Large-subunit ribosomal RNA, domain VI from a Chlorobiota bacterium, 256 nucleotides, folded computationally.
Context: one part of a larger RNA
RNA sequence: CGUUGGAAAUUUGAGAGGACCUGACUCUAGUACGAGAGGACCGAGUUGGACAAACCGCUGGUGCAUCUGUUGUGCUGCAUAAGUGCAUUGCAGAGUAGCUAUGUUUGGAAGAGAUAAGCGCUGAAAGCAUCUAAGCGCGAAGCUCACCUCAAGAUGAGAUUUCCUUUAAGGGUCGUUAAAGACGAUGACGUUGAUAGGCUGCAAGUGUAAAGGUAGUGAUGCCAAAGCUGAGCAGUACUAAUUACCCGUAAACUUU
Numbered sequence: 001c002g003u004u005g006g007a008a009a010u011u012u013g014a015g016a017g018g019a020c021c022u023g024a025c026u027c028u029a030g031u032a033c034g035a036g037a038g039g040a041c042c043g044a045g046u047u048g049g050a051c052a053a054a055c056c057g058c059u060g061g062u063g064c065a066u067c068u069g070u071u072g073u074g075c076u077g078c079a080u081a082a083g084u085g086c087a088u089u090g091c092a093g094a095g096u097a098g099c100u101a102u103g104u105u106u107g108g109a110a111g112a113g114a115u116a117a118g119c120g121c122u123g124a125a126a127g128c129a130u131c132u133a134a135g136c137g138c139g140a141a142g143c144u145c146a147c148c149u150c151a152a153g154a155u156g157a158g159a160u161u162u163c164c165u166u167u168a169a170g171g172g173u174c175g176u177u178a179a180a181g182a183c184g185a186u187g188a189c190g191u192u193g194a195u196a197g198g199c200u201g202c203a204a205g206u207g208u209a210a211a212g213g214u215a216g217u218g219a220u221g222c223c224a225a226a227g228c229u230g231a232g233c234a235g236u237a238c239u240a241a242u243u244a245c246c247c248g249u250a251a252a253c254u255u256u
């Protein structure tokens, strides 16, 4: 821009894409078959492999949020204690959220239709025979459906419901933002408010802070699961989402 008034939702599915894998074992059954040796079809179940998707409750990884220990050096400090900059995140030990696989869950099942090779029924040409010439069946991981995803620019532009008849419905700008994200976009919220931050509490992480007291000659221990953090979960309007602006505003029909 189109879809022949403008919107908001919910959809149909022409069409397109994805997926389609397979082993072993048990039972049937040591049965059918076979002199024996051996040894099934059909059917039922169990458990794997590879592949794919989703997820993070578990097991782990990462985790330049965080906590702790520690070396060198500089700084603040009362030459103490303590704190802090730099040294690959200085190095090292842990580690929530998030992201993840080697972790977990799920999937390729079942079924229908038309068929291939093949197997048949009926059956003439050709008094027989013949699956074929007319006619009718069965039959595959293959084909069409079925399963999952996209999909009306499907210009063949579909359908349904609701809203608006004009300072309209609705949308955008703007702001707080995250389950989203390169930017647009998408989602949530904007005081009739828990959207983000802060604060409070909790899960969780680290591992017992400083100062002081106390025990000990001292290292160190205890007061103390402390202190710090808390990307997660709640609560709470304390702070910021203010005010406002822009687009949209047409056609048809009926009545007068």
Base pairs, nucleotide, nucleotide: 001153005164006163007162008161009160010159011158015150016149017148018147021049022048023047024046025045026044027043033038051107052106053105054104055103059101060100061099062098066094067093068092069091070090071087072086073085074084075083076082111145112144113143118138119137120136121135170247171246172245173244174190175189176188177187178186195240196239197238198236199235200234201233202232204229205228206227212223213222214221215220

NCBI's taxonomy places the organism under Bacteria, Pseudomonadati, Chlorobiota. Its mean pLDDT, the model's own confidence on a scale to 100, is 86. The sequence was found in a public genome assembly.